[in-house]
RNA sequence: UUUCCGAACGGGUAAACCUCGGGUAACCGAGGGACACAAAGCCACGGGUCCUGUGACAGACACAGGAUAGCCGGGUUGCCGAA
Numbered sequence: 001u002u003u004c005c006g007a008a009c010g011g012g013u014a015a016a017c018c019u020c021g022g023g024u025a026a027c028c029g030a031g032g033g034a035c036a037c038a039a040a041g042c043c044a045c046g047g048g049u050c051c052u053g054u055g056a057c058a059g060a061c062a063c064a065g066g067a068u069a070g071c072c073g074g075g076u077u078g079c080c081g082a083a
Base pairs, nucleotide, nucleotide: 005081006080012037013036017032018031019030020029021028022027035070041076042075043074045073046072047071048068049067050066051065052064053063054062055061
């Protein structure tokens, strides 16, 4: 220095919910708020789930567009340094 790993130190992020705003919606942004998180930093590449439209139309299913990174996998960058 790097990899694995995750004690400690310093910290970091921010679920649900509430308010305001955007969006047909899923959902997103800001403020409050903390359920949790060693990548809960970033990326829509694969899968899953969700929304909208169309076909179909009882549904299922299919196609197109969108969302979700705190659903999983993958890619990439990174703080600290005990066993």
Predicted 3D model of an 83-nucleotide RNA (c-di-GMP-I riboswitch aptamer) from a Geobacteraceae bacterium. The source organism's lineage runs through Bacteria, Pseudomonadati, Thermodesulfobacteriota, Geobacterales and Geobacteraceae. Its mean pLDDT, the model's own confidence on a scale to 100, is 86.